The RNA shown here (FMN riboswitch aptamer (RFN element)) has 134 nucleotides and comes from an uncultured Anaerolineaceae bacterium. The sequence was found by an Rfam model in a public genome assembly. The prediction has a mean pLDDT of 84. Its Rfam family is "FMN riboswitch aptamer (RFN element)". Rfam links the family to the GO term FMN binding.
Parts: sequence; C1' cells; structure tokens
RNA sequence: UAUGUUCUUCGGGGCAGGGUGAGAGGCUAAUCGUCUCAAUUCCCGAUCGGUGGUGACAACCCACGAGCGCGAAACGCGCAUGAGCAGGUGAAAUCCCUGAGUCGACGGUAAAGUCCGGAUAAAAGAAGAAUUUU
Repeated sequence: UAUGUUCUUCGGGGCAGGGUGAGAGGCUAAUCGUCUCAAUUCCCGAUCGGUGGUGACAACCCACGAGCGCGAAACGCGCAUGAGCAGGUGAAAUCCCUGAGUCGACGGUAAAGUCCGGAUAAAAGAAGAAUUUU
C1' cells in the first nucleotide's frame, strides 16, 4: 500500500411574538348578552436543513438513507418517495456573495417540516482498534 475478517464508539435540527376562534365552561328565571379557557396545525410572522459525491463550501445538481405493507427472515418483494433560478466574482461555483423564491414521510389532534408518537428504534455513513494474507 492492497485485500479480507472480527469488534468498539459516534451518527437530526427547528414556532419567538401576535391575530382569529371550531369548541368547552361560567353568570342570569330565561332570551339577548357577557366573561374565561381555547389551533406551536388556520392567518401574519418566526425558525430548521441527515449521508456520500460533484474542478469551489449544496435542504432544492447526482446518488443514498429515513416511510408504509407482505414475509420466520433475507444485502428479499411491492408501494410511496419534495423543492432553484437570475446576476456577480473566478481557471472552475444551479455548492461562495447578492437577490427575491421553493420544498419537507406516516399516525394523533381544530387541518402540523417545527407539538405528541413509533424512536433509549433504525439507517446512509464517519472515526478507530485487533487480526489474516500479500
């Protein structure tokens, strides 16, 4: 340096502040009315971005992982699987800077990227140890 084997550890972040009020409850003899609670999901606004690659640092370029179902299980099979442009600099950037934008599984619940849950789980992968062979 190359090639195997075994093992260890690590391996996801985010609703500040307001508005409305579906609905629930209280007051009154009762109606009208009025008071309180009430969506982190609706509205304004805020905020987050797995892994490897890519002539330059990427949520939105390429690929992978994460989801659901079947199966005793399998590196098994099936289903599903989002979004980017313009200008500038430069040898090189859809990766940097400027700009105004876009996207985000499933179940629960007043409709969810952000709350609760599967999950003290799993995984792409990252770092390391021992050992075999050359």